RNA sequence: AGAGUUUGAUCCUGGCUCAGAACGAACGCUGGCGGCAGGCUUAACACAUGCAAGACGAACGCCCCGCAAGGGGAGUGGCAGACGGGUGAGUAACGCGUGGGAAUCUACCUAGAACUACGGAACAACUGAGGGAAACUUCAGCUAAUACCGUAUACGCCCUACGGGGGAAAGAUUUAUCGGUUUUAGAUGAGCCCGCGUAAGAUUAGCUAGUUGGUGGGGUAAUGGCCUACCAAGGCGACGAUCUUUAGCUUGUCUGAGAGGAUGAUCAGCCACACUGGGACUGAGACACGGCCCAGACUCCUACGGGAGGCAGCAGUGGGGAAUAUUGGACAAUGGGCGCAAGCCUGAUCCAGCCAUGCCGCGUGAGUGAUGAAGGCCUUAGGGUUGUAAAGCUCUUUCAGUAGGGACGAUAAUGACGGUACCUACAGAAGAAGCCCCGGCUAACUUCGUGCCAGCAGCCGCGGUAAUACGAAGGGGGCUAGCGUUGUUCGGAUUUACUGGGCGUAAAGCGCACGUAGGCGGAUCGUUAAGUCGGGGGUGAAAUCCUGGAGCUCAACUCCAGAACUGCCUUCGAUACUGGCGAUCUUGAGUCCGGAAGAGGUGAGUGGAACUCCUAGUGUAGAGGUGAAAUACGUAGAUAUCUGGAAGAACACCAGUGGCGAAGGCGGUCUCUUGGUCCAUUACUGACGCUAAGGCGCGAAAGCGUGGGGAGCAAACAGGAUUAGAUACCCUGGUAGUCCACGCUGUAAACGAUGAAUACUAGGUGUCGGGCUGAAAGGUUCGGUACCGAAGCUAACGCAUUAAGUAUUCCACCUGGGGAGUACGAUCGCAAGGUUGAAACUCAAAGGAAUUGACGGGGGCCCGCACAAGCAGUGGAGCAUGUGGUUUAAUUCGAUGCAACGCGAAGAACCUUACCUAGGCUUGAAAUGCAGUAGACCGGGUAUGAAAGUACCCUUCCCUUCGGGGCUGCUGUACAGGUGCUGCAUGGCUGUCGUCAGCUCGUGCCGUGAGGUGUUGGGUUAAGUCCCGCAACGAGCGCAACCCCUACCAUUAGUUGCCAUCAGGUAAUGCUGAGCACUCUAAUGGGACUGCCUACGCAAGUAGUGAGGAAGGUGGGGAUGACGUCAAGUCCGCAUGGCCCUUACGCCUAGGGCCACACACGUGCUACAAUGGAUACAACAACGGGUUGCGAAACCGCGAGGUGGAGCCAAUCCCUCAAAUGUAUCCUCAGUUCGGAUUGGAGUCUGCAACUCGACUCCAUGAAGUUGGAAUUGCUAGUAAUCGCGGAUCAGCACGCCGCGGUGAAUACGUUCCCGGGCCUUGUACACACCGCCCGUCAAGCCAUGGAAGCCGGGGGUACCCAAAGCCAGUGUCCUAACCGCAAGGAGGGAACUGUUUAAGGUAAAACCGGUGACUGGGGCUAAGUCGUAACAAGGUA
Repeated sequence: AGAGUUUGAUCCUGGCUCAGAACGAACGCUGGCGGCAGGCUUAACACAUGCAAGACGAACGCCCCGCAAGGGGAGUGGCAGACGGGUGAGUAACGCGUGGGAAUCUACCUAGAACUACGGAACAACUGAGGGAAACUUCAGCUAAUACCGUAUACGCCCUACGGGGGAAAGAUUUAUCGGUUUUAGAUGAGCCCGCGUAAGAUUAGCUAGUUGGUGGGGUAAUGGCCUACCAAGGCGACGAUCUUUAGCUUGUCUGAGAGGAUGAUCAGCCACACUGGGACUGAGACACGGCCCAGACUCCUACGGGAGGCAGCAGUGGGGAAUAUUGGACAAUGGGCGCAAGCCUGAUCCAGCCAUGCCGCGUGAGUGAUGAAGGCCUUAGGGUUGUAAAGCUCUUUCAGUAGGGACGAUAAUGACGGUACCUACAGAAGAAGCCCCGGCUAACUUCGUGCCAGCAGCCGCGGUAAUACGAAGGGGGCUAGCGUUGUUCGGAUUUACUGGGCGUAAAGCGCACGUAGGCGGAUCGUUAAGUCGGGGGUGAAAUCCUGGAGCUCAACUCCAGAACUGCCUUCGAUACUGGCGAUCUUGAGUCCGGAAGAGGUGAGUGGAACUCCUAGUGUAGAGGUGAAAUACGUAGAUAUCUGGAAGAACACCAGUGGCGAAGGCGGUCUCUUGGUCCAUUACUGACGCUAAGGCGCGAAAGCGUGGGGAGCAAACAGGAUUAGAUACCCUGGUAGUCCACGCUGUAAACGAUGAAUACUAGGUGUCGGGCUGAAAGGUUCGGUACCGAAGCUAACGCAUUAAGUAUUCCACCUGGGGAGUACGAUCGCAAGGUUGAAACUCAAAGGAAUUGACGGGGGCCCGCACAAGCAGUGGAGCAUGUGGUUUAAUUCGAUGCAACGCGAAGAACCUUACCUAGGCUUGAAAUGCAGUAGACCGGGUAUGAAAGUACCCUUCCCUUCGGGGCUGCUGUACAGGUGCUGCAUGGCUGUCGUCAGCUCGUGCCGUGAGGUGUUGGGUUAAGUCCCGCAACGAGCGCAACCCCUACCAUUAGUUGCCAUCAGGUAAUGCUGAGCACUCUAAUGGGACUGCCUACGCAAGUAGUGAGGAAGGUGGGGAUGACGUCAAGUCCGCAUGGCCCUUACGCCUAGGGCCACACACGUGCUACAAUGGAUACAACAACGGGUUGCGAAACCGCGAGGUGGAGCCAAUCCCUCAAAUGUAUCCUCAGUUCGGAUUGGAGUCUGCAACUCGACUCCAUGAAGUUGGAAUUGCUAGUAAUCGCGGAUCAGCACGCCGCGGUGAAUACGUUCCCGGGCCUUGUACACACCGCCCGUCAAGCCAUGGAAGCCGGGGGUACCCAAAGCCAGUGUCCUAACCGCAAGGAGGGAACUGUUUAAGGUAAAACCGGUGACUGGGGCUAAGUCGUAACAAGGUA
C1' cells in the first nucleotide's frame, strides 16, 4: 500500500466482498510446563447454609466464676454501623466532564484563646406480679453514671429596634495523663449556584398556572417558588422547546497516517440504587445494602390469635443462557473501626484452588548418517518423491520426575502463602504436536472415487464421466500449545468527503420569481480590541499511552524519572485582517432628464379568408372514403355550382437558430391603460448590495365547480374494416372537453435535463436594438441572440466571454439496484389527487460514455441464373433407388434445413457383414517374448456332423563347437482381440459460407483505454484490380499471374499414323515401294499486351458494327479455396487419449437378415405420343478398356447366347455396327401399331449355390398414364435441350456415378421486388449476437409487509373517590419527675383528636404504543406453466 466482482473488450460511476488489528467472548478438533492478568455481557430472577461490624470496665451500676489477682455476662452510656464491599435498574439531568463562583456546614485531627463552679430529679439493668405458642410485652418497686435537668460565670461568641438581651461543661485514674465546654483559624469531607461540552427522532411544533418575575412571611447549615399570601403576565421554543425512544457519565479502551469512528469489562474518579413504592427518626454526616415505620408482592414459622425475612457483600444453590470459578487459608503484610493499651473485629485485603479466557516465556531433543533401506504415493515403467527424514552411531538433560538444601517479603516479636521461589545431585531421548488450508483474490498439486448426485462456497463461483474448487490418499503451504469457525468493532471506505466527494448525460439544480430570518459583502481615515496572534500565571487527579532508565535469568509484568494530556480560566501586550462604533468617498446599487425597439400584460372595439348550417336557383346519379373496402349520405334530389343569411373559433402570406417576458408563455388590426429592458448625456442619493431556510405570489395541458357558448376538432361511445383475436393503428359518425366569466387544482422530458450573483481568461463569422464615425462600402462601442473554435476542464460525449474554464459568496439537492415516490402518519384539496416520505424483504449488480461486431419490416452504392425475360423440368402415373415410419429373432451402423435422403456403398445371393438364430473354440483366426514339454512339418485315411470342428489311424526331420539351436505342436504365463462407448477428449481428412474479396501485421501517428489510422474518401475493376488524394509508410495471406486442357501458327520428329506428288498391285482398300507436304500424334516455342486508332478522362481506365488478328479486353474450361464460422461430419477408412468386455462385447461355422410394407418424402428412369411410333436401307464421332483379359473371321440359335479360336501386353488386334440424322413405306389422334408396368410359360449366362434374392432373352399378357394443384428446380452458348458411346466397381448384376463426343436453340428491358453476398453509414436495452433481448395479466409454491370488524397487553398523563405510615400545623377533655411557687397552680412536655399533604388501591373518559386477527391489497423470489407481444432497429402506429 491494495485486490476480486457489471462488459465481447474499454474508461468511468457505484455498491458488494476479501486481505489487517482487536475482544470480559462462545463453539469444533487438539492439549507438555511456568509467570502475569482476567473470569454471569443473559433474570436489578428467586435464594437453603455459613461468614461479611463491631468495640470500649481507663464513663456507670448490677449479676456470675474465683481465696485473691483477675476473668466473664446482659444492660445504661460514649464512639463507629453515612467507611469499606456490591450492582448499573433508573437517569438525556448541573447526572457527568471541565473551568469558575458565594450565601454554608464539617465528628474524629492540627494550632491558638478561655473555662472545667454549685446543685437536682429520674430511667434501664435488678426484684416481685402478670399476658403470650413464639416474637415479645404490661404493671409495681429499688439504683449508678462522662445519661438527663437547673443555677452561677462569659475574654471571645450569638441576636438587637443599639436601649439591651441570650447562651457552657464531666469526669476517670492516681500524679503520668486521658477527657469535657465555649471560641478563633486550619486541614479534610460535604451541600449549593453558573459558563461551555455531553444521544437519536420534526412522520414530536408549539410547551408552561407555582408556571416567569416582584413584595411580605415561612423554611434550611446555606441561596432560591424550596414553601405560602398578594400583585403583575410573564417564561421557554426552528441556535429545536415539549414529547417519544435509547443510555449510568468520565480518565480511558480498540481502531486509524491523522482527523475521526466505535466503545465505557477489569483499575481509578463521580453519580444512582439496595425485594417494589412511600416516609421520616437518630446523627457532624443518612432520608441509611447487613437501622426504623407503613403499604404491596413473594417466601417461611404458627398453638390461627399472631409473627419473621430481604446475597446488586464473600463463597454457594436453583433458574435463564452459546457462556463465566471454591460453600478454601490467613489477618503474616497493607488499610479500616473501637480502645490509654494489651487486644478484638475485618469474605476490605493478602494468598491458594478451578478454566489455554488472554498476553509473555520455555520445551517436545542435538550432531552424524545414502544401500538415497523398507513401506506409501505418482509414473512417460526409465524413474521420481516422502528424504538425512527413519534405522544405525555419538552426545546433551532445559522442562517434567526423584532426593537433599532452602529464602526475600519482618525494622525487636509475629509468615496464610510454603518446604513455595531458588540452588545442588541423580536416571533416561527418556513423559510432551496439533490445527487449518492448497481454483483466483492468497503462500501451497497430483492420483483415485463421485457424475448438477453427494456436496463446497467470504466474493467471483465449482460439480451434468478425464473436478488442482466435492470426498479420500500422497505431497505441499501457513500458524503452533494452539489452530480454525461464528459473533462484534474500527480499518481498508476519499462509500457522509473538516482534513477529503459530488449534482449537463452516471444518484443529485426547487417550474419560476419576490422577499423575512440567517450567511456573505466596495474605497479611505480614525477608534475599540470581540474574533485573531504572542508572553506569563492557575488548572488539566492517579493509573494508562510515549521517551529514557531500573527490578524479576528474558519477556509479559512492575517500579522510577521526564514528556505529554492538543482543553478551560486568568493576566499583560500586538493590531495586519475580520467584527463593533464614528466620519468621509463614488467605481457597486438606485433616481431625474433625452431618445429607441418589441407576438410583454389587461380591457374595449373591429376586419377578411375558410369550415359548417339555413334559404332559394341550376342540375342528375352518384358521392364520400381507403392499401383495398365498407358503415354513414343520395331520386323525399345528394355531391357539384351559385344568390342571400346565421353562428362560433382561429388569425394564411409577412415569419426569420427574428423579437418580448422571471418562468409558464405571447402572433389579424385599431385603441385606452400598464410592467420591464436598452442606448446616450450630465446631474443627484451615498453601499442603500448579493443570496435566500421558513413565507408569499405566478405557474402549460388535462381535470373539477357555477353560469354562458358551441362552427370546426375530438377522449368516452357506436358502427364499418383489418386480424388467429383487434376492447388498437385506418374509415364513417359522435358526447364531455376545447371558447368566455368567476373560483379551484399546482403538476409536466415545467429541459439548456446546466440555481442565483460578481470578477477574470485568444479569437472568428452571422444576426437584432441603440450610439459615434463615414459620401458610401464599412469601421467602432454598449446590450441581446446563434454558430465555429484557443487555453483550460471533462469518464468520454462535449463545454468553451451566454463555460461544464479560473476564483469568491449564498441556497437547493445526492450517497448501490429493486421494494417505492409505495405504506402509515401529518397537511393541502370539492374530488381527482398533491406535498412530506419510510421499513421488512430481495439482488450483486443497476448505471454513464465510448469501442468492435452482429442485427434492423434504417439509408446509400454494388454483385450473383437472385429476380425479371426465356427454354426444359420436378410436384400427378408406373417402375428404379435412398430416407422416414411401421414391422421383425434381426430388418447392422452412420449421415438429418440449405450443407442428410442414386449419401459412406466405384456395385449386400455365400463372402462382404458389423445384425439375428443355432453349433463350436478359449494364449485364441493373425503378432512378440519367457518357462516347460513333445515331435518334424507336409501328406493320406476312417467315424460323426449343416459346416466349423471333434475322436482316431498311417507316414515322417535338419544343423551343431554336443552345451544347444532351427522348425512345428501342446501346457503355463506376459498378452492378443473388440466395426464396443465417447467426433462434446483428439489427429488427419472433408463439407459449408465461397472462388465471396476479403483477413491481417511491422513501424509511425491519434486516443487515459478498448481501439482507430493504414483498409476510409473521389473514380475504376471480375477483384483491397488499379489510379488520384490522404498521418501514414511499407509488408504478408488471399485476387491476378505462374500450371494443365482447348482454339491459331511455327520448329523438331515420322511408326503402328498420313497419302499431295512418283512407281507397282487389286474386284476393292496406303495394299506395297518411296515420301513426311498435309491431317494427326507429342515435345518445344510464338501469339493478346487496351499494344495501335478515335472519343471521354488528371490518371487508372471506359466506350467504338474501329483497324489488324485464329483469338479482344481475365478468349473458353480445369486445378488452385485467405483469416475464420458452424463444439458442422467422420472413433464403422486410418491413427489415437480415456472408459468398458476378457470361456466374451473376442474368434470360427451354417442358415437367415440388411431386399420386410398400410403409408410419407427426396433423387431418377420410362412415358402419356404424329417435331411421334414401327419396318427397311444409307451416313458421320470422341474419350477410353483389354492376358485369370479383349476376343475377330466362320458356323449354330428367332434371341440372350453357344461352338470356335485368328490377332493383340495394343496410334498395329479386339471391345466397335455409334445413335439422334437422312431416304422410303405404314400407322392418322384412338388409351391407339402410344405406353410399357404386372403376370404366366420357356430359356441363356455368371457362379459351390440364383428359393428367400441376379442380369438378360423369347412367346404371351398389356396396368396406370391423354402434360400434372399449392409449390418448386436447372440453365446465358457449343450452354439448355436432345442423342448415343466408354470407363471404374465387378464372377455376375447400373435407370446411379465418372467421362466422351453428335445435333444444337430461346431470352436478358432492367435492378422496384424475393434469396444470398460485399463496402460505407446510421440506430440498438443484442454479444449464446434477432432462432437475440424482453413486458404485463393469469395459474402454482414460498417469504416478508399494509388495511381490517374485533380481541389482548403496555407505559404515561388528566379528573375524581378512599387514604396507611410520617413530618408539619391546630386543639388542650386526658396524663405529666426536674424549673417557678408555701400551696393551689403555672411554664413546658406527652398521648390522643382534627386538618393540609401523600404512597398503594379504586373509578372514568380520551390519547399513544405494541401483539394478534376471519378476510383482503399490492410486493419480492422460484420453475422448462398459460395468454398475448408493450419496449430495444423507423421494434414494424417513432
The RNA shown here (small-subunit ribosomal RNA) has 1438 nucleotides and comes from a metagenome. The prediction has a mean pLDDT of 86. The RNAcentral record of the sequence draws on SILVA. It matches the Rfam family "Bacterial small subunit ribosomal RNA".